[in-house]
Molecule: c-di-AMP riboswitch aptamer (ydaO/yuaA leader)
Organism: Acrocarpospora catenulata
RNA sequence: UCAUCCGGUACGCCUAAUCCCGGGUGCAUCGCCCGGGAACCGGGGACCCAAGUACCUGGGGUGAACGCGCGAGAGCGCCAGGGCACCUCCCCGCCCGAACCCGUCAGCUAACCCGGUCGGCUCGCGGAGAGGAGCG
Numbered sequence: 001u002c003a004u005c006c007g008g009u010a011c012g013c014c015u016a017a018u019c020c021c022g023g024g025u026g027c028a029u030c031g032c033c034c035g036g037g038a039a040c041c042g043g044g045g046a047c048c049c050a051a052g053u054a055c056c057u058g059g060g061g062u063g064a065a066c067g068c069g070c071g072a073g074a075g076c077g078c079c080a081g082g083g084c085a086c087c088u089c090c091c092c093g094c095c096c097g098a099a100c101c102c103g104u105c106a107g108c109u110a111a112c113c114c115g116g117u118c119g120g121c122u123c124g125c126g127g128a129g130a131g132g133a134g135c136g
Stems, first nucleotide, its partner, number of pairs: 012121003018038008039117006049107001058105001059102004067078004081096004086132004090127002092124001
């Protein structure tokens, strides 16, 4: 000097999952706990509207994650859909396409009621154009 690996910080990314105030705690600024507020998100809940009957495997919710084919299964392939560095759009490229919850009960739904603010990440800082915003 270069390369690789590990850790930390900052910016940033997925997600609703962020910010502020007061109090407490530990040696302490960082952290944690309690309470409150804002913002964002989700559920329940009228008139009207919708809602035919029977059978089958009751029914329903969050989420992009709904489906199709092969397989005994594990899984594999494809796909609706979703994501990728100030913001939006286009092109190329790279990814995801899960999981969980309610408990026989819920269509929509004003007023109203209830709840959540977790967790996981690090290199495409690619190209082109237009508009805008923020900071100094």